This is a predicted structure of a 266-nucleotide part of an RNA (large-subunit ribosomal RNA, domain VI) from a metagenome. The full RNA is in RNAcentral, with records from SILVA.
Context: one part of a larger RNA
């Protein structure tokens, strides 16, 4: 920017792209068929393998400052407590959210069509035969549907609904341009279930972010005091103390003030 006003929703489905797999075992039935030997179609049932889409309840993994030991070394005068550094977490142990896989679920269903090779039926030209010349069946992981997503810029711009209205001015009172608006929108503020930026999706008629309380879960028993011990260290106080993303409740701070775009008779 079109989609002959401007806007808000809902659709319809021309088109596109995905998926489309393959194994064993069980039964049918040791049947048909085979002298045996071996051994089905058809149809049911059940286990798996890659593969693909989602997802964090459970195994886990990462998780760079969330706990927690630790060795130098350097400060906070000193003990004692703590803090920096030591390759962009000094090193070890574990670890919320998020994200993931090796964890979990769940896909590839059709006794639809039309067909390929083939296999037919009925059948002449050529009294006969012949699936084909007129007719008319079967038949594949392919083909068109079915299933999952997108999808009116599908310029062939599609359908429904609902909302807005005869405002000022300039101009041959016409085309045409300005300015206020109206439904709407967009900025701007504070955010995520969103996300490179843009979009999306929510906001005072409110729990969006922060704090704050409480709490899930994490680490693993905080300084301080006290006993016990020569002392290193132990133990009680006290599931202690501290904790990013969780969850829950709370308007205490900020989502405020405001700016701006946007028909006007088609």
């Nucleotide at each position: 920017c079109g989609u002959a006003a401007g806007a808000g929703a809902a659709u319809u489905g021309a088109g596109a792209g995905g998926a489309g797999c393959c194994u064993u075992c069980c039964u049918u039935a040791g049947u048909a068929c085979g002298a045996g030997a071996g051994g089905a179609c058809c149809g049911g049932g059940a286990a798996g393998g890659a593969c693909g889409c989602a997802c964090c309840g459970c195994u886990g993994g990462u998780g760079u400052a969330c706990c927690u030991g630790u060795u130098a070394u350097c400060g906070u005068g000193c003990c004692a407590a703590c803090g920096g550094u030591a390759a962009a977490c000094g090193c070890a142990g574990g670890g919320u959210a998020g994200c993931c896989a090796a964890g979990u679920g769940c896909g590839g269903a059709g006794c639809g069509g039309a067909u390929a090779a083939c296999c037919g039926c009925u059948g002449a030209a050529a009294g006969c035969a012949u699936c084909u010349a007129a007719g008319u069946g079967g038949g594949a992981a392919g083909c068109c549907c079915a299933c999952c997503u997108c999808a009116a810029g599908a310029u062939g711009a599609g359908u429904u609904c609902u909302c807005u209205u005869u405002g000022g001015g300039a101009g041959u009172u016409a085309a045409u341009c300005c300015c206020u608006u109206a439904a709407g929108g967009u900025c701007a503020c504070g955010g995520a279930g969103a996300g490179a930026u843009g979009a999306u999706c929510c906001g005072u008629u409110g729990a969006u972010a922060g704090g704050c309380a409480u709490u899930a879960g994490g680490u693993g028993g905080a300084a301080g005091u006290g006993c016990a011990g020569u002392a290193a260290u132990g133990u009680a106080u006290g599931u202690a103390g501290c904790c990013g993303a969780g969850a829950u409740g709370u308007a205490c701070u900020a989502a405020u003030a405001g700016a701006c775009c946007g028909a006007g008779g088609g």
Source information: Rfam family: Bacterial large subunit ribosomal RNA.